[in-house]
A computed fold for a 72-nucleotide RNA from Parcubacteria group bacterium Gr01-1014_20, annotated as transfer RNA. The coordinates come from a structure-prediction model, not an experiment, and the mean pLDDT is 84. The organism belongs to Bacteria candidate phyla, within Bacteria. Its Rfam family is "tRNA". The family's RNA type in Rfam is transfer RNA. The sequence was found in a public genome assembly.

RNA sequence: GGGUGGCUAGUUCAGUGGUAGAACGCUGUCCUGAUAAGACAGAGGUCAUAGGUUCGAUUCCUAUGCCACCCA
Numbered sequence: 001g002g003g004u005g006g007c008u009a010g011u012u013c014a015g016u017g018g019u020a021g022a023a024c025g026c027u028g029u030c031c032u033g034a035u036a037a038g039a040c041a042g043a044g045g046u047c048a049u050a051g052g053u054u055c056g057a058u059u060c061c062u063a064u065g066c067c068a069c070c071c072a
Stems, first nucleotide, its partner, number of pairs: 001071007010024004018055001026042005048064005
């Protein structure tokens, strides 16, 4: 220098056009003599950034940034 994949909650990851979810973690309540476990409820997201297409974009297109890998 060229190419491929990835970027979504604190963490690990789903989500292929129509209100963004799970597990673990966190907070509260219940339960217990007290913990752990368990039950219930809750908080937490400019979906990497900027444009474009569309009635509508996490999703499609373009550029940029970062990470990993391949070729040279």